The prediction has a mean pLDDT of 81. Predicted 3D model of a 114-nucleotide RNA (SAM riboswitch aptamer (S box leader)) from a soil metagenome. The RNAcentral record of the sequence draws on MGnify. Rfam family: SAM riboswitch aptamer (S box leader). Its family is annotated with regulation of gene expression in the Gene Ontology. Of the family's consensus pairs, 94% are formed in the model.
[in-house]
RNA sequence: CAUCUAGAGGGGUGGAGGGAAAUGGCCCUACGAAGCCCCGGCAACCAUCCAAGUGGCCGCACGCCACGAGGAAAGGUGCCAAGUCCAUCAGGUCCGCUGAGGACCUGAAAGAUG
Numbered sequence: 001c002a003u004c005u006a007g008a009g010g011g012g013u014g015g016a017g018g019g020a021a022a023u024g025g026c027c028c029u030a031c032g033a034a035g036c037c038c039c040g041g042c043a044a045c046c047a048u049c050c051a052a053g054u055g056g057c058c059g060c061a062c063g064c065c066a067c068g069a070g071g072a073a074a075g076g077u078g079c080c081a082a083g084u085c086c087a088u089c090a091g092g093u094c095c096g097c098u099g100a101g102g103a104c105c106u107g108a109a110a111g112a113u114g
Base pairs, nucleotide, nucleotide: 001114002113003112004111009039010038011037012036013035017028018027019026023087024086025085040080041079042078045076046075048072049071050070053067054066055065056064057063084110088108089107090106091105092104093103094102095101
């Protein structure tokens, strides 16, 4: 700096936890959690390949070079319950007679991945 409501799971091992941290909620889990291993898959960030097209050399053609919508997926990462599971802070809109409370939107913070 970019992206984060999309997408993608089986087996073995293991044996009680897990969903980043604290707290609360909610959820997953002995019909087997985390971790580790194997295989598979998703995605398209990096690399690679194809490429409509645009520009330059150049007035034209050829050619070369740069960029490149879009596509591929054999390399490097990442990921494969739930929105980053939800919340926090600021501003706003709405519901509510007031208040308590609640719904939603935008931004920020924190976090994850590149």